The RNA shown here (transfer RNA) has 84 nucleotides and comes from an uncultured Clostridia bacterium. Its Rfam family is "tRNA". Rfam classes the family as a transfer RNA. About the family: Transfer RNA (tRNA) molecules are approximately 80 nucleotides in length.
RNA sequence: GCUCGUGUGGCGGAAUAGGCAGACGCAACGGACUUAAAAUCCGUCGGUAGCGAUACUGUACCGGUUCAAGUCCGGUCACGAGCA
Numbered sequence: 001g002c003u004c005g006u007g008u009g010g011c012g013g014a015a016u017a018g019g020c021a022g023a024c025g026c027a028a029c030g031g032a033c034u035u036a037a038a039a040u041c042c043g044u045c046g047g048u049a050g051c052g053a054u055a056c057u058g059u060a061c062c063g064g065u066u067c068a069a070g071u072c073c074g075g076u077c078a079c080g081a082g083c084a
Stems, first nucleotide, its partner, number of pairs: 001083007010026003019067001028044005046057004060076005
């Protein structure tokens, strides 16, 4: 240099003939139980704004197609594999 694959919350990892994004697990935080803890149970758990209800935003990054994109197309970046 060329070809192929992968990139989703703190971590692993779902969602694919385009249709509610974050299922499920782990970790973390709050609560219940306990003399106290562990275990167990309940709740919360991407970001921004807000006291809150809620609103907006978010799938490596930038564009495109589409009523609608994590998913399809183009480019870029990172990592991995193969070839030279």